[in-house]
A computed fold for a 75-nucleotide RNA from a Patescibacteria group bacterium, annotated as transfer RNA. Taxonomically the source falls in Bacteria candidate phyla (Bacteria).
RNA sequence: CGGUCCGUAGCUCAACGGUAGAGCGGUCGUCUUAUACACGACUGGUUGCUGGUUCGAAUCCAGCCGGACCGACCA
Numbered sequence: 001c002g003g004u005c006c007g008u009a010g011c012u013c014a015a016c017g018g019u020a021g022a023g024c025g026g027u028c029g030u031c032u033u034a035u036a037c038a039c040g041a042c043u044g045g046u047u048g049c050u051g052g053u054u055c056g057a058a059u060c061c062a063g064c065c066g067g068a069c070c071g072a073c074c075a
Base pairs, nucleotide, nucleotide: 001071002070003069004068005067006066007065010024011023012022013021018055025043026042027041028040029039030038048064049063050062051061052060
């Protein structure tokens, strides 16, 4: 310097143009002498950033930032 893939909740990940979700976590409650387990309720987001396309973008396009890998260059 070039290429491929990835970036979404505190963590691990879904959603592949039409309401942003699950599990784990956290809080409260029920249960128990108490704790744990179990069950119920609640709690969660500027979808990396900036633009573009579209009636409508997490999703498509461009640039940038960050990460992983591959290649090239290199004295």

Rfam family: tRNA. It is annotated as a transfer RNA.